RNA sequence: CCUCAACUUCGGGGCGGGGUGGAAAUCCCCACCGGCGGUGAAAGCCCGCGACCCCUGACGUAGCGCUUGCGCCGCCCAGGGCUGAUCCGGUGAAAUUCCGGGGCCGACAGUGAUAGUCUGGAUGGUAGAAGUUGGUG
Numbered sequence: 001c002c003u004c005a006a007c008u009u010c011g012g013g014g015c016g017g018g019g020u021g022g023a024a025a026u027c028c029c030c031a032c033c034g035g036c037g038g039u040g041a042a043a044g045c046c047c048g049c050g051a052c053c054c055c056u057g058a059c060g061u062a063g064c065g066c067u068u069g070c071g072c073c074g075c076c077c078a079g080g081g082c083u084g085a086u087c088c089g090g091u092g093a094a095a096u097u098c099c100g101g102g103g104c105c106g107a108c109a110g111u112g113a114u115a116g117u118c119u120g121g122a123u124g125g126u127a128g129a130a131g132u133u134g135g136u137g
Base pairs, nucleotide, nucleotide: 001137003135004134005133006132007131008130009129010128016030017029018028019027031117032116033106034105035049036048037047038046044104045103053081054080055079056078057077060075061074063072064071065070066069086102087101088100089099090098108120109119110118
């Protein structure tokens, strides 16, 4: 240094002002934000991954029901599905990534009124990042 295993730590930002109204951080005008890996060069909108949700299956486990060893249901795990949005100009060997300009997008549930920004599941989970220890080469 490569690779495998175990473990540790880390691992998402943003509503400020005004308008209407009985009521809006949800509507309207302005504002603000951008997870992870990749890429000829730095990416919310190029390729892929993750969170949410749905389906299927299996082990374990908590709970509930009763006919007491079965059924239901939750969690966990594996596989599958679903899942938004970018153009123009410039520089350059190379950029939908940089610079200039104009656009666009943003799970579910809740709510005195419709939410990317509030509250909640979530003191959760995860793509992954860094490190420690041990083994192989």